Parts: sequence; C1' cells; structure tokens
RNA sequence: GCUGGUGUGGCGGAAUAGGCAGACGCCCGGGACUUAAAAUCCCGUGAUAGCAAUAUCGUACCGGUUCGACCCCGGUCACCAGCA
Repeated sequence: GCUGGUGUGGCGGAAUAGGCAGACGCCCGGGACUUAAAAUCCCGUGAUAGCAAUAUCGUACCGGUUCGACCCCGGUCACCAGCA
C1' cells in the first nucleotide's frame, strides 16, 4: 500500500429483508431469608433536565438516502487478520 472483519451502558454482549435501542449475564445499589454471614430469591441500574409525570439526546466520528437507520450508501479514525 491492497483486501476482509470489528467498533452499541461501568464490563461482556444481544437486537438484520430498515419499524419500541440496550434483551440476557456480570459488577454495583436496595430488600427478603439467617442469631449473623455465605449461598439463593426479588426490585432497580444509558446520559442530561426535572420533586415527579415527562421531555430531549444516545449504537466509533462526519455526511447522505428514507416517513423512519445499530442496520443501506460515501468519507474518516482505531483495532484485528490476511496479502504484498
């Protein structure tokens, strides 16, 4: 230099003929059980604003297509693999 793949909450990782983003697990917080603890079970957990209801934003970054994009198209960045 060329080709292919990957990039999503604190962490792992789902969601594909474009239609409620963050399922599920871990960590963390609260509770139940226990004399106490461990184990187990239940609830909560993206960000910002708000007392709350709720609103807005959010899938590496910047654009485009579309009523609508994690998903399709173009460019850029980082990492991994292969070729030279």
About this RNA: The RNA shown here (transfer RNA) has 84 nucleotides and comes from a Clostridia bacterium. It matches the Rfam family "tRNA". The sequence was found in a public genome assembly. Its mean pLDDT, the model's own confidence on a scale to 100, is 80. Lineage of the source: Bacteria > Bacillati > Bacillota > Clostridia.